[in-house]
RNA sequence: UCAGUUUCAUCGCUAAGUGCCCGCCCAAUAUACAUCGGGCAGCGGAGGAACCACAUCUGGGGUUAAUCCUUCAUAACGAAGGUAGGGAAGGAUACGCAUUCCCGCACCCGUCAGCUAACUCCGUAAGCGUAAUGCGUACACUG
Numbered sequence: 001u002c003a004g005u006u007u008c009a010u011c012g013c014u015a016a017g018u019g020c021c022c023g024c025c026c027a028a029u030a031u032a033c034a035u036c037g038g039g040c041a042g043c044g045g046a047g048g049a050a051c052c053a054c055a056u057c058u059g060g061g062g063u064u065a066a067u068c069c070u071u072c073a074u075a076a077c078g079a080a081g082g083u084a085g086g087g088a089a090g091g092a093u094a095c096g097c098a099u100u101c102c103c104g105c106a107c108c109c110g111u112c113a114g115c116u117a118a119c120u121c122c123g124u125a126a127g128c129g130u131a132a133u134g135c136g137u138a139c140a141c142u143g
Base pairs, nucleotide, nucleotide: 002143003142004141005140011129012128013127014126018041019040020039021038022037023036042124043123044122045121046120047119052114059112060109061108062107063106068082069081070080071079072078085103086102087101088100089099091139093138094137095136096135097134098133
C1' cells in the first nucleotide's frame, strides 16, 4: 500500500451486577467447585453544608429505558393505539448515518429527603438466545 474478516457453549445478549483473597462445608494426609459468611478493588445508587433554588392532602419522593397522551371498559383488576426514552442486528470491537426487528415492565420509602464539599450508608441481582442489514471512519487480526 492492497485484499480479506461466518459465530454451538472454553459462544453470545439485557443489566451497575465483575475480578481477587480468606473462612465455613465436603473430605481419606489433603485439594477443588457451588452455596453461605466476610474483606479488598472495580462498577452502580442513596442520604448529606454554604451559595443558589423551591415546596408542603390533589401528599411527596427514590431505583429503572420503562414516562406521558387518547379511546374503551369495570366495583376492582384492565384492554387497544400512540409516545418521551431504551436495546439488538456476521471482527458477533468503537463511533456516526440509514434500514429492519424488539422493549417501553416492575419494585421500594412511608408524611420525609432540591442542589450539595467534607462525611455517612446501600447494591454487586435476575432473566434470556441460535437468529440476523448496509454504508462511512478508526482500531485490531490474517495474507

c-di-AMP riboswitch aptamer (ydaO/yuaA leader) from a Bacillota bacterium, 143 nucleotides, folded computationally. The sequence was found by an Rfam model in a public genome assembly. The organism belongs to Bacillota, within Bacteria. Rfam family: c-di-AMP riboswitch aptamer (ydaO/yuaA leader). Rfam links the family to the GO terms regulation of gene expression and cyclic-di-AMP binding.